[in-house]
RNA sequence: GCUGAUAAAGGCAAAACCAGCUAAAGCUGGUGACGCAAAGCCACGGGUCCUCGCUUCCUGUACGGCGCACCCUCUGGCGCUGACCAGGACCCCAAGACCGCCGGGCUACCGAGA
Numbered sequence: 001g002c003u004g005a006u007a008a009a010g011g012c013a014a015a016a017c018c019a020g021c022u023a024a025a026g027c028u029g030g031u032g033a034c035g036c037a038a039a040g041c042c043a044c045g046g047g048u049c050c051u052c053g054c055u056u057c058c059u060g061u062a063c064g065g066c067g068c069a070c071c072c073u074c075u076g077g078c079g080c081u082g083a084c085c086a087g088g089a090c091c092c093c094a095a096g097a098c099c100g101c102c103g104g105g106c107u108a109c110c111g112a113g114a
Stems, first nucleotide, its partner, number of pairs: 002113001003111002011036002016031006034100001040106003044103003047098003051094001053092001056089005064081005
């Protein structure tokens, strides 16, 4: 250096619940163990998640526009259109998050084995 045992000593802790933080993803602590031989560390490449912006599109609506009918008058009726308004989907971009998704980098306990 490789490798990971029915070894020894130890380590970490998924989901869920509780408390706190955040706009959110998510994070921290406690309880708890599904798993893990790097489930130690680094967001470096890919990926996923969240939010803002943006492009295109979809849906809805009326303070607008058009048409129709009615009425002595009416802040009135019906239909169409349809936003710079509301909601949603997708592309791109940026900030953020995840190393227990894959790859990469750095570091490390033990020793059956070769």